[in-house]
Predicted 3D model of a 74-nucleotide RNA (transfer RNA) from Methanomassiliicoccales archaeon RumEn M1. The organism belongs to Methanomassiliicoccales, within Archaea. The coordinates come from a structure-prediction model, not an experiment, and the mean pLDDT is 81.
RNA sequence: GGACUCGUAGUGUAGCUUGGAUAUCACUGGGGCCUCCGGAGCCUCAAACGGGGGUUCGAAUCCCCCCGGGUCCG
Numbered sequence: 001g002g003a004c005u006c007g008u009a010g011u012g013u014a015g016c017u018u019g020g021a022u023a024u025c026a027c028u029g030g031g032g033c034c035u036c037c038g039g040a041g042c043c044u045c046a047a048a049c050g051g052g053g054g055u056u057c058g059a060a061u062c063c064c065c066c067c068g069g070g071u072c073c074g
Stems, first nucleotide, its partner, number of pairs: 001073007010027003020057001029045005050066005
C1' cells in the first nucleotide's frame, strides 16, 4: 500500500441479506410488590446504532469518505 471482516445502552447480544414507523433479549443500575430480613420471583423506569456526508417520504440496514480493532497478501 491492497483485500476481507467487525464496531449497536455500563457489559454481552439480535436486527442488516429483503429500508418501515415506539431498535430485541439478558446481565448490571433506579423505584415498587412480595418477605420478619435477605435471596429468589414479579411489575416498572433509565440507558445504545463508531464519526461525517449522500440517496429516499422514511436509513442500524443502501452508497461514499474517515476513525478504531482483527485476519490475510505484498
Rfam family: tRNA. By type it is a transfer RNA.
The sequence is in RNAcentral, with records from ENA.